[in-house]
Order: sequence, then C1' cells, then structure tokens
RNA sequence: GCGUUCGUAGCUCAGCAGGAUAGAGCGCCGGACUUCGAAUCCGUAGGUCGCAGGUUCGAAUCCUGCCGAGCGUA
Repeated sequence: GCGUUCGUAGCUCAGCAGGAUAGAGCGCCGGACUUCGAAUCCGUAGGUCGCAGGUUCGAAUCCUGCCGAGCGUA
C1' cells in the first nucleotide's frame, strides 16, 4: 500500500434487514445496614453512538471521505 473487522457511559459490551425517552454489568457518588469497614440492598449522575458530509419525514443503524485500533497479505 491492498484486503478485512472494529470504534456506543470511566471500563467490558448489547443494540446495527431505519422509527422505543440510547441500554446492561462493573465502577464513581449518595443513602440504608454496621462500633467502623467489607459484603448486601436502594437510589442518582454520567453519552453531541470516533470526526465530517450525504440519503431520508426520520440515522448508533444505510452510503462516501477522513482519523484511530486489531488481523491477513507482499
């Protein structure tokens, strides 16, 4: 360089034959419990879905370019 897979919360991921208020677990924070802590239980917050454009009434999802990562290949 070419081919291919991927990029969604602090971390690991789901959601991807277009339409739900964008989700789960862990973690952070607050509370209950406890002498204190751990464990357990309850609750809150946290996302311009890598970036930019296009298609569409409507895009995390489809198309194009770019950026980054993994794998294959010379």